[in-house]
Context: one part of a larger RNA
RNA sequence: CUGGGCGUAAAGCGCACGUAGGCGGUUUGCUAAGUCAGAUGUGAAAGCCCCGGGCUCAACCUGGGAACUGCAUCUGAUACUGGCAGACUCGAGUUUGGUAGAGGCAAGUGGAAUUUCCUGUGUAGCGGUGAAAUGCGUAGAUAUAGGAAGGAACAUCAGUGGCGAAGGCGACUUGCUGGAUCAGAACUGACGCUGAAGUGCGAAAGCGUGGGGAGCGAACGGGAUUAGAUACCCCGGUAGUCCACGCCGUAAACGAUGUCAACUAGCCGUUGGGGAUAUUUAAAUCUUUAGUGGCGCAGCUAACGCAAUAAGUUGACCGCCUGGGGAGUACGCCGGCAACGGUAAAACUC
Numbered sequence: 001c002u003g004g005g006c007g008u009a010a011a012g013c014g015c016a017c018g019u020a021g022g023c024g025g026u027u028u029g030c031u032a033a034g035u036c037a038g039a040u041g042u043g044a045a046a047g048c049c050c051c052g053g054g055c056u057c058a059a060c061c062u063g064g065g066a067a068c069u070g071c072a073u074c075u076g077a078u079a080c081u082g083g084c085a086g087a088c089u090c091g092a093g094u095u096u097g098g099u100a101g102a103g104g105c106a107a108g109u110g111g112a113a114u115u116u117c118c119u120g121u122g123u124a125g126c127g128g129u130g131a132a133a134u135g136c137g138u139a140g141a142u143a144u145a146g147g148a149a150g151g152a153a154c155a156u157c158a159g160u161g162g163c164g165a166a167g168g169c170g171a172c173u174u175g176c177u178g179g180a181u182c183a184g185a186a187c188u189g190a191c192g193c194u195g196a197a198g199u200g201c202g203a204a205a206g207c208g209u210g211g212g213g214a215g216c217g218a219a220c221g222g223g224a225u226u227a228g229a230u231a232c233c234c235c236g237g238u239a240g241u242c243c244a245c246g247c248c249g250u251a252a253a254c255g256a257u258g259u260c261a262a263c264u265a266g267c268c269g270u271u272g273g274g275g276a277u278a279u280u281u282a283a284a285u286c287u288u289u290a291g292u293g294g295c296g297c298a299g300c301u302a303a304c305g306c307a308a309u310a311a312g313u314u315g316a317c318c319g320c321c322u323g324g325g326g327a328g329u330a331c332g333c334c335g336g337c338a339a340c341g342g343u344a345a346a347a348c349u350c
Stems, first nucleotide, its partner, number of pairs: 004321003007304002012318001014201004021194003025088007033081002035077008049065006091191001092188004096183004103177007110154001115149007125136002162169002206247006215241002220236004258317006266295012299306002323350003332343004
């Protein structure tokens, strides 16, 4: 440099924004850098190749030719790519009016339940298990009624329902705020796609400082079980779980499926929006559009399966893989308070 690949065999960065770079809609003119043609110069000799010659042949030597696919200059061509200038509207976007939504942040409010405390009633058990025991209880528990405190989570609605780039988001109200989608007209006029670096976001656990602490509950203690039981079961219980600010930067971060665009039989559901129809006021039918599901043809696939939300047919760009173990480890470097994270081998061995 090239080939083959990445749902499950090795392989899609957790997700986004975005710099360089790569790629880029329709059309006219100019240019002629890429591209193409011709000419000139050069491309040493030797070697390779072709045709001859000389050693008896050959190796070897030698003459001529071809080739040297390249480079430079000049002349020309203008389809495509590029550059410059102009125009366009279908890509992209802006404006207007609607719509749906657990999208985000902040403040406030609410009820059910658990626990604790106070008071009343009331008496001997309660609790727990496969069975028990530890535990709680005559200093009055459990149960029941009233009151108070405090923290955390929001039953029903709830749905292969919705929203978000992903992580994720679920009581109610208010404020601030991001995005999507539909309808129709007007406007801008390629403003686009991807994206090495870089930057931001990023569950849970963990870390720092200060709060908070009801329930649950690593560690830990006790009771059981057992041959043992550093477990499963039971009684307790500290960090933590919660809040504020700051770190960490990883997950089976999964659709194990990168992003964007175009095209390619059908059928059935569901969510949001628009339109039409006859009819009726409840909705139905048809259609269109944006999502989200179930089947299924062609095609693809090793098979399983995927199948307009593709793993089909193509294009653009990025990331990644190259036998198993050693190893996502060592060393070095970078990041981090640390825990650790990122990058990332080799010997050896099968």
Predicted 3D model of a 350-nucleotide part of an RNA (small-subunit ribosomal RNA, central domain) from a metagenome.
The RNAcentral record of the full RNA draws on SILVA.